[in-house]
Context: one part of a larger RNA
RNA sequence: GCCAGGGAGUUGGGGUCUGUGGCAAGGCUAAGUCCUCAUGGACGGAGCCGUAGCGAAAGCGAGUCUGAACAGGGCGACCCAGUCGCAGGUCCCAGACCCGAAGCCGGAGCGAGCUACCCAUGCCCAGGGUGAAGUUCCGAGAAAUCGGAAUGGAGGCCCGAACGGUUCAGUGUUGCAAAACUGUCCGAUGAGGUGUGGGUAGAAGUGAAAAGCUUAACGAGCCCGGGGAUAGCUGGUUCUCGCCGAAAUCGCUUUAGGGCGAGCCUCCAGAGGAACCAUCCGGAGGUAGAGGCACUGGUAGCGCAUGGGCCGCAAGGUACUGUGUGCCGCCCAACUCCGAAUGCCGGAUGGGAAUUCUGGGGAGUCAGACGGUGGGGGAUAAGCUCCAUCGUCGAGAGGGGAACAGCCCAGACCCCCGGCUAAGGUCCCUAAAUCCAGGCUAAGUGUGAAAGGAAGUGGAAUUCCGAAAACAGCGGGGAGGUUGGCUUAGAAGCAGCCAUCCUUGAAAGAGUGCGUAAUAGCUCACCCGUCGAGGAAUUCUGCGCCGAAAAUUCACCGGGGCUCAAGCCUGGUACCGAAGCCGGGGAUCGGAUGGCUCAUCAGAGCCAUCCGGUGGUAGGCGAGCGUCCCGGAUGCCUGCGAAGUCUCGCCGAAAGGCGGGAUGGAGGUAACGGGAGUGAGAAUCCUGGC
Numbered sequence: 001g002c003c004a005g006g007g008a009g010u011u012g013g014g015g016u017c018u019g020u021g022g023c024a025a026g027g028c029u030a031a032g033u034c035c036u037c038a039u040g041g042a043c044g045g046a047g048c049c050g051u052a053g054c055g056a057a058a059g060c061g062a063g064u065c066u067g068a069a070c071a072g073g074g075c076g077a078c079c080c081a082g083u084c085g086c087a088g089g090u091c092c093c094a095g096a097c098c099c100g101a102a103g104c105c106g107g108a109g110c111g112a113g114c115u116a117c118c119c120a121u122g123c124c125c126a127g128g129g130u131g132a133a134g135u136u137c138c139g140a141g142a143a144a145u146c147g148g149a150a151u152g153g154a155g156g157c158c159c160g161a162a163c164g165g166u167u168c169a170g171u172g173u174u175g176c177a178a179a180a181c182u183g184u185c186c187g188a189u190g191a192g193g194u195g196u197g198g199g200u201a202g203a204a205g206u207g208a209a210a211a212g213c214u215u216a217a218c219g220a221g222c223c224c225g226g227g228g229a230u231a232g233c234u235g236g237u238u239c240u241c242g243c244c245g246a247a248a249u250c251g252c253u254u255u256a257g258g259g260c261g262a263g264c265c266u267c268c269a270g271a272g273g274a275a276c277c278a279u280c281c282g283g284a285g286g287u288a289g290a291g292g293c294a295c296u297g298g299u300a301g302c303g304c305a306u307g308g309g310c311c312g313c314a315a316g317g318u319a320c321u322g323u324g325u326g327c328c329g330c331c332c333a334a335c336u337c338c339g340a341a342u343g344c345c346g347g348a349u350g351g352g353a354a355u356u357c358u359g360g361g362g363a364g365u366c367a368g369a370c371g372g373u374g375g376g377g378g379a380u381a382a383g384c385u386c387c388a389u390c391g392u393c394g395a396g397a398g399g400g401g402a403a404c405a406g407c408c409c410a411g412a413c414c415c416c417c418g419g420c421u422a423a424g425g426u427c428c429c430u431a432a433a434u435c436c437a438g439g440c441u442a443a444g445u446g447u448g449a450a451a452g453g454a455a456g457u458g459g460a461a462u463u464c465c466g467a468a469a470a471c472a473g474c475g476g477g478g479a480g481g482u483u484g485g486c487u488u489a490g491a492a493g494c495a496g497c498c499a500u501c502c503u504u505g506a507a508a509g510a511g512u513g514c515g516u517a518a519u520a521g522c523u524c525a526c527c528c529g530u531c532g533a534g535g536a537a538u539u540c541u542g543c544g545c546c547g548a549a550a551a552u553u554c555a556c557c558g559g560g561g562c563u564c565a566a567g568c569c570u571g572g573u574a575c576c577g578a579a580g581c582c583g584g585g586g587a588u589c590g591g592a593u594g595g596c597u598c599a600u601c602a603g604a605g606c607c608a609u610c611c612g613g614u615g616g617u618a619g620g621c622g623a624g625c626g627u628c629c630c631g632g633a634u635g636c637c638u639g640c641g642a643a644g645u646c647u648c649g650c651c652g653a654a655a656g657g658c659g660g661g662a663u664g665g666a667g668g669u670a671a672c673g674g675g676a677g678u679g680a681g682a683a684u685c686c687u688g689g690c
Stems, first nucleotide, its partner, number of pairs: 001690006011094013026049003032043004053060002063075004097236002100233001104226004109222002116200009125190001127159003130155001134151007163187003168183004202218001204214003239624006249262005263365002265362007276351008289338001290336001292335001297331003301327008309318003368393010398409003413586004418582003424576003427560003433573001435572006446562001452546002456543010473530005479503003484498003509524001513522002587614012625679001627676005635669003644663008
């Protein structure tokens, strides 16, 4: 891992509701006793519930309590049904659906064969080095004492085996090994190592102290017990079909991943047509907006008045700052002289199988997600976060979007090798137009992006010039006073400042740019000629261009590929396209009508027709299938072959059922009822097998 078997809402008691049955102003027995082969039957009225309440109570009683009260008030009476079984739903007490802790407590319980420390008694430490005290001799000294040599053999001394340890590295890591191996390393006469016997233990020991160690996991050992501890947590929870179908919100919570009440779902009973939609009428209101500033505040400029600052001796000045006021111009969630659309409330009419409300039984939900819209927070960030409102997902399949819960279309009862459409599409992949008409784009834009930039190109508009010759090009002119004045080293059109005239003329600025140290030089404006038809400027707008850098080739159209398109815009026709709609057949649920059967009432069942429904998680409700056991059964089936097993056929909407064959070799058991250890794929489930 697979297979087989096992594996989870039970039982007792109590409450409550529903169904059903007996009896009924009553209902029932409990323990126990007796009988019976037995399931069982009979007895048993103690007691319980109901039939009356009120009061703390004495007590009184359709009343009673309070009270002085024949007052008022409170609770009652009227109307009124209970009780005992059986079955089911649910709640409570119990282990209470099953498995699962870490833990807590207990015991004359088991442990010191590991390890810690201690006691007793033994054993062990190759070899080498160093050379303390002391001693002897010699020397010095007045002495105390000192020096030298020899001797001597001290030391938690040195090097280094055994022995003990384990520093670093490598190997090992389903190992040789649940701690090892190899190399290296530390101690090695000591607080040394070690054998044997003995002692101390669970809130206790022992500890050169690490909460270390106390038999391979010790901040409290192990075993057994309390014990099925508790687990607001995780996992798991077994046959079928039908009807309906949520929530992820509000309030409170030592509450936040748990609860309780409400909201939303379901079932039963009742009320009854209230829900909802459209139109009309009548309301409340202060949001959006404001081309609002009348209030509260803010705010730019100016005038007036005035305070302060600064300057000034002062008069006074001021381009600083404030206040009041006037004018002009603005701003605001917590401003409003104004003020919608929606929404909300009420009424009327119409539509309408359609909800709504009340009481009761059962729930689940309290982590929501994304999208559109209006907002708060954030950075006018987030697949961010918090509200509101709608949608989808959640619990929703199908078609589209290349793929893709939350986007677009559309809500799947079943069957059909029929039809029409939606979104989206119609060159090929790939179903359907290489469709029609008109235009745009040249960028493969389409098929990713901003500020900003540009005689890209289409459209619209305005102003102006032009055969008395425009615009562009080309040829020529572009002068004189004058180097204007100032400034300056210089300033000559061309650093800067001021002025910007006059003359000649077809025209020519006291000069447009380049240039020079300054001149010079080139050029422009302006004029003439040449040429001969359109030209200049501005604004709005469609489509394009640049701006454009990312990490494994193309890799920002799904691909191929596409250019009067297979791109974009406008209009049109046709087609494709879904589980939508239609058609045909069928099932089931609800309603209606008709018929038949049954029935004491209530009604029940069956058939036909018509109308409508049938996605579904949590969850509520309903109807069934099958397994084991009991009654049925002293029956029926069965060696002319039971159960089981394998296989084939048929039937049923499903769980399943019936039959044939083979195998097997002795049991099985109907209708109808009763009772449960009643259904397996999951629980790191349990046991076994492979």
A computed fold for a 690-nucleotide part of an RNA from a Planctomycetota bacterium, annotated as large-subunit ribosomal RNA, domain II. The full RNA is in RNAcentral, with records from ENA. It matches the Rfam family "Bacterial large subunit ribosomal RNA". Its mean pLDDT, the model's own confidence on a scale to 100, is 86.